[in-house]
RNA sequence: AAGAAUUCAUGCCAAACCCGUUGUGAAGCGGGGUCGGAAAGCUGCGGGUCUUGCCAAACAAGACAGCCGGGUUGCCAGC
Numbered sequence: 001a002a003g004a005a006u007u008c009a010u011g012c013c014a015a016a017c018c019c020g021u022u023g024u025g026a027a028g029c030g031g032g033g034u035c036g037g038a039a040a041g042c043u044g045c046g047g048g049u050c051u052u053g054c055c056a057a058a059c060a061a062g063a064c065a066g067c068c069g070g071g072u073u074g075c076c077a078g079c
């Protein structure tokens, strides 16, 4: 330096749900709450799901990073 698996510790995040708030909406933010997570940090690049324009297709504009993959940054112990 690289790789695989496992474990401990200090800590970290926070599902559903509730309250407030923003948005047509998906959903976001703040507080509570702890289902879980070893990147459940960041990133909308690829796929996917969802929303709106519109009842559908096409097309356009959005949302989801705790749907999967990719990119990137980071902590601890041991071999």
Base pairs, nucleotide, nucleotide: 012037013036017032018031019030020029021028022027035066041072042071043070045069046068047067048064049063050062051061052060053059
c-di-GMP-I riboswitch aptamer from Methylomonas sp., 79 nucleotides, folded computationally.